[in-house]
Context: one part of a larger RNA
Molecule: large-subunit ribosomal RNA, domain VI
Organism: Candidatus Roseilinea sp.
RNA sequence: AGGGGAUUUGAGAGGAGCUGUCCUUAGUACGAGAGGACCGGGAUGGACGCACCGCUGGUGUGCCAGUUGUUCCGCCAGGAGCAUCGCUGGGUAGCCAUGUGCGGAAGGGAUAACCGCUGAAAGCAUCUAAGUGGGAAACCCACCUCAAGAUGAGAUCCCCCUGAAGGUCGCGAGAAGACUACUCGCUCAAUAGGUGAGAGGUGUAAGCGUCGCAAGACGUUUAGCCGACUCAUACUAAUGACCGUCUGG
Numbered sequence: 001a002g003g004g005g006a007u008u009u010g011a012g013a014g015g016a017g018c019u020g021u022c023c024u025u026a027g028u029a030c031g032a033g034a035g036g037a038c039c040g041g042g043a044u045g046g047a048c049g050c051a052c053c054g055c056u057g058g059u060g061u062g063c064c065a066g067u068u069g070u071u072c073c074g075c076c077a078g079g080a081g082c083a084u085c086g087c088u089g090g091g092u093a094g095c096c097a098u099g100u101g102c103g104g105a106a107g108g109g110a111u112a113a114c115c116g117c118u119g120a121a122a123g124c125a126u127c128u129a130a131g132u133g134g135g136a137a138a139c140c141c142a143c144c145u146c147a148a149g150a151u152g153a154g155a156u157c158c159c160c161c162u163g164a165a166g167g168u169c170g171c172g173a174g175a176a177g178a179c180u181a182c183u184c185g186c187u188c189a190a191u192a193g194g195u196g197a198g199a200g201g202u203g204u205a206a207g208c209g210u211c212g213c214a215a216g217a218c219g220u221u222u223a224g225c226c227g228a229c230u231c232a233u234a235c236u237a238a239u240g241a242c243c244g245u246c247u248g249g
C1' cells in the first nucleotide's frame, strides 16, 4: 500500500495577562467627633500590544510649480544639464505615527495561605483523623497565533483510469519577496504595459491678443502638465516544453 487535489482535527508550542482617577451605591455601614468604607454598578485615562491609513500629519530622489548661478540648444522666446533632489512651496500611491480602531475581560475547574460544616480518637473541645464546603493577578481551561517530521506521520471530501487527474519548467505579474518561497494570470485571457475615462496633485501652461517705456498685468484658462490609485479597452507582451502509467483497481 494506485495516482492526485483541497479542506481540516489538535498532541504539543508560543503570545497575551498591567493599572490610575472620577461618578454612583453613600456622606450610608462604622465612629463621640474628625473622618469614612467593604460588596456591587458605571464612566474616563496612562503605559503596553496588534491591526489599519477614512481623519490629522510625516516621508514621498521617475508628480506640479516658483526661483539663483552657470554651460548648452545660433539669438529672442521656450527649454535641457550641473550645482545636496541646486534651493524653495506643495504633494498621489506606498510605507509610517504623533493619527484611527481594537485588546487585557467575563466565565468554568482544581487549589495556596486562610475561613468553615459535621466529627471522633480524648463522654468535653477540636476545620481532620474518616467525610464535606468556601477561597488568589499564581495553576488548568477559556482568548490570539503556529501546529500530523504528533515517524504514534491522524481525519474528511472530491478528481483520475490514461501520457489521465495533477504537477514541474517557462512566460506576464503581485500590498509576496534578499535569493528561494508564496499568491494570481498565460489568448476560452484584463496578468503587466500602452491607450481612454475618472480620482487625485499642482495651481491657471505654451502661443497669441490687449494694456504698459518697462518690470509686468489681464484675457484665451478651474488652464497645462501629471509616478505608483479606480474602471474600461486585446493595441503590445504572457510562445511553449516536459514529467506523471502497471506493486492498486
Base pairs, nucleotide, nucleotide: 002160003159004158005157006156007155008154012146013145014144015143018046019045020044021043022042023041024040030035048103049102050101051100052099056097057096058095059094063090064089065088066087067086068083069082070081071080072079073078107141108140109139114134115133116132117131166243167242168241169240170186171185172184173183174182191237192236193235194233195232196231197230198229200226201225202224207220208219209218210217211216